[in-house]
Context: one part of a larger RNA
RNA sequence: GGACGAACGCUGGCGGCGUGCUUAACACAUGCAAGUCGAACGGGAGUAUUGAAGAAGCUUGCUUUAGAGAUACUUUAGUGGCGGACGGGUGAGUAACGCGUGAGGAGCUGUCCGAUGCAGGGGGACAACGGUUGGAAACGACUGCUAAUACCCCAUAAGCCGAGAGGUAAAAGGAUUUAUCCGGCAAUGGAGGUACUCGCGUCCUAUCAGCUAGUAGGUGAGGUAACGGCUCACCUAGGCGAAGACGGGUAACCGGUCUGAGAGGAUGUCCGGUCACACUGGGACUGAGACACGGCCCAGACUCCUACGGGAGGCAGCAGCAGGGAAUCUUGGGCAAUGGGCGAAAGCCUGACCCAGCGACGCCGCGUGGAGGAAGAAGUCCUUCGGGGCGUAAACUCCUGGACUGGGGGACGAGGAAGGACGGUACCCCAGUAGAAAGGGACGGCUAACUACGUGCCAGCAGCCGCGGUAAAACGUAGGUCCCGAGCGUUGUUC
Numbered sequence: 001g002g003a004c005g006a007a008c009g010c011u012g013g014c015g016g017c018g019u020g021c022u023u024a025a026c027a028c029a030u031g032c033a034a035g036u037c038g039a040a041c042g043g044g045a046g047u048a049u050u051g052a053a054g055a056a057g058c059u060u061g062c063u064u065u066a067g068a069g070a071u072a073c074u075u076u077a078g079u080g081g082c083g084g085a086c087g088g089g090u091g092a093g094u095a096a097c098g099c100g101u102g103a104g105g106a107g108c109u110g111u112c113c114g115a116u117g118c119a120g121g122g123g124g125a126c127a128a129c130g131g132u133u134g135g136a137a138a139c140g141a142c143u144g145c146u147a148a149u150a151c152c153c154c155a156u157a158a159g160c161c162g163a164g165a166g167g168u169a170a171a172a173g174g175a176u177u178u179a180u181c182c183g184g185c186a187a188u189g190g191a192g193g194u195a196c197u198c199g200c201g202u203c204c205u206a207u208c209a210g211c212u213a214g215u216a217g218g219u220g221a222g223g224u225a226a227c228g229g230c231u232c233a234c235c236u237a238g239g240c241g242a243a244g245a246c247g248g249g250u251a252a253c254c255g256g257u258c259u260g261a262g263a264g265g266a267u268g269u270c271c272g273g274u275c276a277c278a279c280u281g282g283g284a285c286u287g288a289g290a291c292a293c294g295g296c297c298c299a300g301a302c303u304c305c306u307a308c309g310g311g312a313g314g315c316a317g318c319a320g321c322a323g324g325g326a327a328u329c330u331u332g333g334g335c336a337a338u339g340g341g342c343g344a345a346a347g348c349c350u351g352a353c354c355c356a357g358c359g360a361c362g363c364c365g366c367g368u369g370g371a372g373g374a375a376g377a378a379g380u381c382c383u384u385c386g387g388g389g390c391g392u393a394a395a396c397u398c399c400u401g402g403a404c405u406g407g408g409g410g411a412c413g414a415g416g417a418a419g420g421a422c423g424g425u426a427c428c429c430c431a432g433u434a435g436a437a438a439g440g441g442a443c444g445g446c447u448a449a450c451u452a453c454g455u456g457c458c459a460g461c462a463g464c465c466g467c468g469g470u471a472a473a474a475c476g477u478a479g480g481u482c483c484c485g486a487g488c489g490u491u492g493u494u495c
Base pairs, nucleotide, nucleotide: 001495002494003493004492006491007490008489009488010487013366014365015364016363017362018361019359020358021324028320030319031318032317035082036081037080040079041078043076044075045074046073047072048071049070050069054065055064056063057062058061089277090276091275098202099201100200101199102198103197104196107194108193109192112190113189114188116186117185118184120154121153122152123151129144130143131142132141133140134139159168160167161166173182174181175180203249204248205247210240211239212238215237216236217235218234219233220232221231222230252274253273254272255271256267257266258265259264279300280299281298282297283296302313303312304311305310330356332355333354334353338352339350340349341348342347369399370398371397372396379390380389381388382387404432405431406430407429408428409427413422439484440483441482442481443480444465445464446463450479451478452477453476454475460467461466
């Protein structure tokens, strides 16, 4: 000198774009953050239309009542499907094939894309619902009925297993304008995704020198999507290590970022990629995909409810609260855009996202007026008392309107009719007013900028050298000056 997710002191007018718990991965009140599909299915409820049995009245074929059933529409607890493995958060753990980079073979893959073939027949349940019943609640139990794109059986088979003989595995319908459309099953190629293996790279410590029993390898078996001590039985006795094993400490990694002429050093906040975690520890289930943040089970700590028998919970999602701290924001608006989930669609959901709010936290831009105006007011400071400085500075005159105020118009963002949270915002036009808007640090040398008074090794200053003990340009105040300017200084960290 540069840089910062900064903080502190003094000061503070506006706008744009960014950015904002670095500490307690501490504990959390409240609301919201993942649903959707009635065009898979049977019910329930509501509305409209129609209206049977029955009942009543009698004028005996009509009126009233009643409301089963049917049709249409709306709605939705349950069954079923897809999604909840994405998106969002955090950096605790991890020195590791975790990450980066390059290569590989023994894999899997929902939705999507290309091409191929198939969809024949049958069956039994379980929710919902009805009944009975337990419990304070959470939530159940028994019994009876029922539908399906839920479940099962048979058939068919290019596939798979096998040397062969042979063995073995599918399916589902829905909507309809009757044209079709959306789906189903099998096998195949792709795209993207994901799992695995290897070469190289990846902090400090030797005041850690030896480490290792599934350990190292083999045979066989099991297991897995798949290779493999991944697991097991048996056999062999190996394997790693001063080119640092093992141990200890620290740490998510990278693209990047800061600095530097570079080499290098430092760093990993925002944004993007990967990994890991979701109160702590363990476990599996479902599924194309999880060992699953807002799923399940067990254990633990903590908090809450309870009728004491038993239950409920997990903000490292967005806001917000307590606490910790030098320190870090609103319990805001909207799905209009972009993107995601579901749906044939209309659409619904979306604290992702887009916006707004707060903070000079950073960068950038603008303003606090412009021109004229005395050999120079007042005031203040200095003075050799002559004068000199603040100083064209002010007053005063003229002007301007970018900020502000009032009025009028008013977007782009929305590809084709409609649809804009931001927003009556940006911007444009008219009118008015110099009107609301300057500070901070320094002035001994380094280092740009000096006098006076006070103080008297005191009070104090200080980054280093050093100042202060009676004339201090170094302390304090004032005037002046210098530097920067909505900032200026200080502290911290880093090059």
This is a predicted structure of a 495-nucleotide part of an RNA (small-subunit ribosomal RNA, 5' domain) from an uncultured bacterium.
It matches the Rfam family "Bacterial small subunit ribosomal RNA".
The coordinates come from a structure-prediction model, not an experiment, and the mean pLDDT is 86.
The RNAcentral record of the full RNA draws on SILVA.